About this RNA:
A computed fold for a 71-nucleotide RNA from Candidatus Cacconaster stercorequi, annotated as transfer RNA. Rfam family: tRNA. Gene Ontology term of the family: triplet codon-amino acid adaptor activity.

RNA sequence: GCAGCAUUGGUGUAAAGGAAGCACAUCUGCCUUCCAAGCAGACGGUGCCGGUUCGAGUCCGGUAUGCUGCU
Numbered sequence: 001g002c003a004g005c006a007u008u009g010g011u012g013u014a015a016a017g018g019a020a021g022c023a024c025a026u027c028u029g030c031c032u033u034c035c036a037a038g039c040a041g042a043c044g045g046u047g048c049c050g051g052u053u054c055g056a057g058u059c060c061g062g063u064a065u066g067c068u069g070c071u
Stems, first nucleotide, its partner, number of pairs: 001070007010024004018054001026042005047063005
């Protein structure tokens, strides 16, 4: 220098263009003499900038970071 892959709540991960889910964590309540466990609920997210589309996490271009390979 070139190519490929990855980037989604605090963490780990789903989502074949049509309302962004799940688990853990956190918070609140219930339960308990108390704690833990358990039960119910809440909070919180698509790396960034553009484009295509009625509609983009998803498709296209660029860019950033990380990993891998080639030179």

Its mean pLDDT, the model's own confidence on a scale to 100, is 84.